[in-house]
RNA sequence: CAGGUACAACAGAUAGUGACUUGAUAUAUUCAAGAGGAAAGUCCGAGCUGCUAUAAGACAGUGUUCCAUUUAACUAAUGGCCGUAGUAAUACGAGGGAAAGUGCAACAGAGAGCAGACUGCCGCUUUGCGGUAAAGGUGAAAGGGCGGUGUAAGAGACCACCAGUCUUUAUAGUAAUAUAGAGAGCUUGUAAACCCAACAUGGCAGCAAGAAACAGAUGGUCAGCGUCUUAUAAUGCUAUUGUUUCGCUAGAGUUAUUAUGUAAAUAAUAAAGUAGAUUAAUGCUAUCAAAACAAAACUCGGCUUACAGUUGUACCUGUCUU
Numbered sequence: 001c002a003g004g005u006a007c008a009a010c011a012g013a014u015a016g017u018g019a020c021u022u023g024a025u026a027u028a029u030u031c032a033a034g035a036g037g038a039a040a041g042u043c044c045g046a047g048c049u050g051c052u053a054u055a056a057g058a059c060a061g062u063g064u065u066c067c068a069u070u071u072a073a074c075u076a077a078u079g080g081c082c083g084u085a086g087u088a089a090u091a092c093g094a095g096g097g098a099a100a101g102u103g104c105a106a107c108a109g110a111g112a113g114c115a116g117a118c119u120g121c122c123g124c125u126u127u128g129c130g131g132u133a134a135a136g137g138u139g140a141a142a143g144g145g146c147g148g149u150g151u152a153a154g155a156g157a158c159c160a161c162c163a164g165u166c167u168u169u170a171u172a173g174u175a176a177u178a179u180a181g182a183g184a185g186c187u188u189g190u191a192a193a194c195c196c197a198a199c200a201u202g203g204c205a206g207c208a209a210g211a212a213a214c215a216g217a218u219g220g221u222c223a224g225c226g227u228c229u230u231a232u233a234a235u236g237c238u239a240u241u242g243u244u245u246c247g248c249u250a251g252a253g254u255u256a257u258u259a260u261g262u263a264a265a266u267a268a269u270a271a272a273g274u275a276g277a278u279u280a281a282u283g284c285u286a287u288c289a290a291a292a293c294a295a296a297a298c299u300c301g302g303c304u305u306a307c308a309g310u311u312g313u314a315c316c317u318g319u320c321u322u
Stems, first nucleotide, its partner, number of pairs: 001318010012288006020034005036293001040304002043302005048206004052233008061201005066080005081095001082093004096196002101194002103190003118136002120132005144162002147159003163187001165184008210246006217240004222236002254271007
C1' cells in the first nucleotide's frame, strides 16, 4: 500500500421563529424537560395484576440437550471442547442415544439390513445339481481397507498393518476432551422421522390485566386456577353498563471510579434525576458534511428483522522498503 475478518461510537450540532404536552412556580409563555438503536416483530424470559390462600405429593402437558460459569430468569450471554468451511484472522452448529423398538432411503439392481447370487470362479452322477462371494456390473450408498496364509475355488476362516466403534489403563485438565498403551466384536445411513434417556418446569389469562368512587337498570344463589390426592385457614353478596380517578413511571434502572475475574459479570462508593399521552403531544427557516431504516402507550433482560453514511481500534494474508 492492497485485500479480508471482528468489534465499537455517532445517527445530529448551532442560531432564529411559531406552536403542542407534562412539571415547577412569583400564575408571567417565566423556567425546565419532552419519540429509537432498533421504539418494529410479539419469538423467549420475568416483574406486576386477577381467578380465595398456603403446604406436600403424583400425572398429563411443555421445554432443554458437549462442558463450565454468569443472571431475577431464559431456548439468552461469556469462555472452552468437538465437528465442518477457510492459507489465516474467523464464521456456523436443531452438538445426548442407531447395542430398546418402529419407520424411511425414489429409480436402477440378484439383493438396501434377520438384506444376495445377474455375469463370473470351482466341483459333480453335466441341457441340471451343489459350493463360493475374492474379480465385474447396478446404485448416492452393497457385508470395512490393503498385503499374505490357506482352499477344489474362495471367505476375518486365520495372520500382520490401518480406519471406524466400544471397553479399559496412564498422564494433563474443574469438566467436555486430548495424547499414548492394551483388548474386543468385525462395522450402511437417517432421530430439524416416530421414539428412548437425562435434566428442568409443572395453571390460565394478560395493563383493553386489574382497583376504587359515583349513578342507573336488569338478572343470579352458591362461587372457586390443566387433572387427582391429603392437610390447614378464611370470605359473603355477585355479574353486566356509563363517567371519573388510580394502575402510569425512581426501575433486578443510568453514569463514573475502585477492586476481583480471561470474559460475561459481581461488590463497594459517589453523582444525576431522564416523556407519561389517552381521537393520542415536538413544526418551519438558515449554515455545516447530514444520509438510510424508521415515531413511546405498564416496565425490564434478550433474540430476530430493516437499514444509508462517517469515524476509530485490533487482528490475518500478500507485495515493497528499511